[in-house]
RNA sequence: UUCUCAGGGCGGGGUGAAAGUCCCCACCGGCGGUGAUGGCAUUUUCGCCUCAGCCCGCGAGCGCCUGGCAGGCAUGUCUGCCAGGGUCAGCAGAUUCGGUGCGAUUCCGAAGCCGACGGUGACAGUCCGGAUGGAAGAGAA
Numbered sequence: 001u002u003c004u005c006a007g008g009g010c011g012g013g014g015u016g017a018a019a020g021u022c023c024c025c026a027c028c029g030g031c032g033g034u035g036a037u038g039g040c041a042u043u044u045u046c047g048c049c050u051c052a053g054c055c056c057g058c059g060a061g062c063g064c065c066u067g068g069c070a071g072g073c074a075u076g077u078c079u080g081c082c083a084g085g086g087u088c089a090g091c092a093g094a095u096u097c098g099g100u101g102c103g104a105u106u107c108c109g110a111a112g113c114c115g116a117c118g119g120u121g122a123c124a125g126u127c128c129g130g131a132u133g134g135a136a137g138a139g140a141a
Base pairs, nucleotide, nucleotide: 001141002140003139004138005137011025012024013023014022026126027125028115029114030058031057032056033055038049039048040047053113054112061091062090063088064085065084066083067082068081069080070079071078072077073076095111096110097109098108099107117129118128119127
């Protein structure tokens, strides 16, 4: 530099005119790091694979900022659309207890908690949509 890949999940019951949105039970967990787990190999060491949703960081989305276009009015602001910006981290979320141990918010056990925006006959992590998109990153040549 090019190419490829890069997100899972509503099943049962209740209420109701209506709910995959509410209530009870259930189900799901992107990427990198750390890591005392487990496995492979070796005489040993080095090594290889694996191991956190809630520890550290990243990503898309919303917001915010900048620019352009259109419209409204009180003429410098508001609204809508489009484009750009991550050295803007605001939303950006969420963990404790017990055990083992020199050492664990990572192992074992238990009990908890969290999840963008827009849509919808009724409030959505699980449905539909932007998205046949973008991307943290991974792999190959």